A computed fold for a 467-nucleotide part of an RNA from Glycine max, annotated as small-subunit ribosomal RNA, 5' domain. The organism belongs to Glycine subgen. Soja, within Eukaryota.

Context: one part of a larger RNA
């Protein structure tokens, strides 16, 4: 000091506490049931169960972590839902528990107890070009739904893919010797054990070995990395946004289910906390997006929509999706565009200097004719929508056209040297200035005001932190 687009960032501190709303569901073409509806019978809606996918992905944070966590180049002893390829089957039975009805406990929160019932939900038998075994030999499957049908979706055992994951391993990877010894499952072997798989991964025996001045251990900081900055380059600092891997979800420890977890919006203990309570018992976990209090020098809306892009279920319509798409808010940054432009000497007034002759502000203003970015008011109005229609949240936005009218838009700081810019008045080692060096004691180019002049420009100057 606030005229404006656009494109980007936006709690660097208390991994501190969190009120409230909302961020993960879906399928009725698996399944049996309730309710609505209808006079009835089909059609249709809506629900809670039981069964199946997904909630291991998206999205947050950087505590922890000096390590095979990362980078980067290998390697072998593994695993993989869902999708792609391709080879084979699906036969015969059973027995239950949910919803549900009735009883019943609790304040709730959530249960108990008799009965009944269904499946792509469990169970048995039968078959097997698969496993195990030196061999005899032994072990493991499957469902069915939609359709008037063709057919489709599905279900099971094999092989190969491909994308993901799990291990191993050489090299790189910050400080500190006022840290010098460390290690006993520690090092290695042998047996049964575990593991998707290697292995002291465990467990017994038996050995006593392994690491270490090429920094072991120990203490201190720290997410790595692609990159960023900044140097002419060597390097030298850093690791916000973005993108890749780890880590971690109130704190500490578990294992469940699953292909896949030791699970942010899952469940078991403990513990801090907060919260309800009929005092017997319960109930949370924003480092998800908005908000809030608190720290703080300091970071934003408790918005809008699923149109697009991607995700999850679904045969499909679709339904869900604080991922994402948009908007708002902040000059945080970056970059774009105005704040007008021609003309106009009597060189006006007026400031200011001054050798009083003028000279500068200064073509600068008044003026006079123009312009219309921007602005304002009225119209059309988008692209992004892909596929024959249909479908936009942004948005009545962006753009375009017509009318007005110079209208609605300049500041900030600095002028001895460094260092671009000079005078005059005031003041007098005072009152000040000041990054440095220095200025100021009566003529101050340095204080301070007023004229000019230099520099930057919607931003300028400072200040603190940092390279």
């Nucleotide at each position: 000091g606030g005229a404006u687009g656009a494109c980007a960032u936006g709690c660097c501190u208390u991994a501190c506490a969190c009120a409230u709303g909302u961020a993960a569901g879906u399928c009725a073409a698996a399944u049996g049931g309730g309710a609505a509806g209808u006079c009835g019978u089909g059609u249709u809606u809506c629900c809670a169960a039981u069964u199946a996918c997904g909630g291991a992905a998206g999205g947050g944070u950087g505590a922890g972590u000096a390590a095979c966590a990362c980078g980067u180049a290998a390697g072998a002893a593994c695993c993989u839902a869902c999708c792609c390829u391709u080879g084979g089957g699906a036969g015969g039975g059973g027995a239950a528990c949910a919803a549900c009805a009735g009883c019943u406990g609790g304040a709730a929160a959530c249960g108990g107890c008799u009965g009944c019932u269904a499946a792509u939900a469990c169970c048995c038998c039968a078959u097997a070009g698969g496993c195990u075994g030196a061999g005899a030999a032994g072990c493991a499957a499957a469902a069915g739904g939609a359709g008037g049908a063709a057919u489709c979706c599905g279900c099971c055992c094999g092989a190969g893919g491909a994308g993901g994951g799990a291990c191993u391993c050489g090299u790189g990877u910050c400080u500190g010797a006022u840290u010098a010894g460390c290690u006993a499952g520690u090092u290695g072997g042998u047996g049964a054990g575990g593991c998707a798989a290697u292995a002291a991964c465990a467990u017994a025996c038996c050995a006593u070995g392994g690491c270490g001045a090429u920094g072991g251990u120990c203490a201190a900081u720290a997410g790595u990395u692609g990159g960023u900055c900044u140097g002419a380059g060597a390097g030298g600092a850093u690791g916000a946004u973005u993108a890749a891997c780890c880590a971690c979800a109130c704190u500490a420890g578990g294992a469940c289910u699953g292909a896949g977890a030791c699970c942010u919006g899952a469940c078991c203990c403990a513990g801090a906390c907060u919260c309800c309570u009929a005092a017997a018992g319960a109930a949370g976990g924003c480092a998800g997006u908005a908000a809030u209090g608190g720290g703080g020098a300091a970071u934003u809306u408790u918005u809008c929509a699923c149109a697009a892009u991607g995700g999850g279920c679904g045969a499909a319509a679709g339904c869900c999706u604080g991922a994402u798409g948009g908007a708002a808010c902040a000059a945080u940054g970056u970059u774009g565009u105005g704040u007008g432009a021609a003309g106009g000497u009597a060189g006006a007034a007026g400031g200011c200097c001054u050798a009083c002759g003028g000279g500068u502000c200064a073509u600068g203003a008044a003026c006079u004719g123009c312009u219309u970015u921007u602005c304002c008011c009225g119209g059309a109005g988008a692209a992004g929508a892909a596929c024959c229609a249909a479908u936009g949240a942004u948005g009545g936005u962006a753009u375009c056209c017509a009318a007005g009218g110079a209208a609605u838009a300049a500041g900030c700081a600095u002028c001895a040297g460094c260092u671009a810019a000079c005078u005059u008045u005031g003041u007098g080692c005072c009152a000040g200035c000041a990054g440095u060096c220095g200025u100021g004691g009566u003529a101050a180019g340095a204080c301070a005001g007023a004229g000019g002049a230099u520099g930057c420009a919607a931003g300028c100057a400072u200040u603190a932190u940092u390279u």